[in-house]
Molecule: c-di-GMP-I-GGC riboswitch aptamer
Organism: Candidatus Fermentithermobacillaceae bacterium
RNA sequence: ACCGACAAUGGCAAAACUGCCGAAAGGCAGUGACGCAAAGCCACGGGUCUAAAUCGUGGGCUCCACGACAUGACAGCCGGGUUGCCGAAG
Numbered sequence: 001a002c003c004g005a006c007a008a009u010g011g012c013a014a015a016a017c018u019g020c021c022g023a024a025a026g027g028c029a030g031u032g033a034c035g036c037a038a039a040g041c042c043a044c045g046g047g048u049c050u051a052a053a054u055c056g057u058g059g060g061c062u063c064c065a066c067g068a069c070a071u072g073a074c075a076g077c078c079g080g081g082u083u084g085c086c087g088a089a090g
Base pairs, nucleotide, nucleotide: 002090003087004086011036012035016031017030018029019028020027021026034076040082041081042080044079045078046077047074048073049072054068055067056066057065058064059063
């Protein structure tokens, strides 16, 4: 350094529920633990989710429906970047 133990010290916290924010996806806080050795951080590549605004089409049309679209979101989808605790075996 790779690696990751029924090791130690600690850490994070899925679903669900409650409150707040948001058009939504989702986020934050609390409760809660399914899991996690980077489940720390970064949307760089792929992917996924959403569609307020915008564009298009239609509808007697202050609006609504449908379609497209990320500039929105996910780091607990994969890859990449970056920082980092511990030390059995190999």